RNA sequence: GCUUUCGAUAGAGGCGCGGUGUUCAUAAGUAUCGUUUCCGCAAGGCCAGGCAGCCGCGGGACGGGAAAGGGGAGACCGCCGAAGCGUCCGGGAGGUGCCUGAUUCCCCGAUGCUGGGACGGCAGAUAAGAUCUGACCGAACUGUCACAGAUUUCUUUGUGGAGCGCUAUCAGAGAG
Numbered sequence: 001g002c003u004u005u006c007g008a009u010a011g012a013g014g015c016g017c018g019g020u021g022u023u024c025a026u027a028a029g030u031a032u033c034g035u036u037u038c039c040g041c042a043a044g045g046c047c048a049g050g051c052a053g054c055c056g057c058g059g060g061a062c063g064g065g066a067a068a069g070g071g072g073a074g075a076c077c078g079c080c081g082a083a084g085c086g087u088c089c090g091g092g093a094g095g096u097g098c099c100u101g102a103u104u105c106c107c108c109g110a111u112g113c114u115g116g117g118a119c120g121g122c123a124g125a126u127a128a129g130a131u132c133u134g135a136c137c138g139a140a141c142u143g144u145c146a147c148a149g150a151u152u153u154c155u156u157u158g159u160g161g162a163g164c165g166c167u168a169u170c171a172g173a174g175a176g
Base pairs, nucleotide, nucleotide: 002176003175004174005173006172007170008169009168010167011166014080016079017078018077019076020075022073023072024071032064033063034062035061036060038059039058040057041056044055045054046053047101048100049099050098051097052096083114084113085112086111087110088109090107091106092105093104094103115142116141119138120137121136122134123133124132125131144161145160146159147158148157149156150155
């Protein structure tokens, strides 16, 4: 000096990822509240079962009339296994109280999968045809690396791989 392994730091992908306010519509003329010399029912309602507790219940008309959850837009913040999803363990919150169970949402941990976004199909979630999720399927695009080819170069074509990847730096360490 070169090669290689490990480590540290920095960085790239692009309709890139996540979070928090703002705003807009939806939810919804719904829930619910008031009035009623309008109507029906007497068993029912409060997630399911048990015990207890509370309330008559349902509809019409008239007059008021939300919110949560989910989403669009844009802003800001943090980022590039960003993050998302599946399975399992444990915990918390919601719907009268307690016990059991289910369900929705959230959190911790373990483990597995996905390079990225968009599109179409299918499935699931959802009030929803909005939107979200999919380890599933399809045909492209895109970043990156390897191999093979074309090209003086720039660059480009094909095939394949996966983020445990790729690029750069190190007066970081080890090996040859």
Molecule: Lysine riboswitch aptamer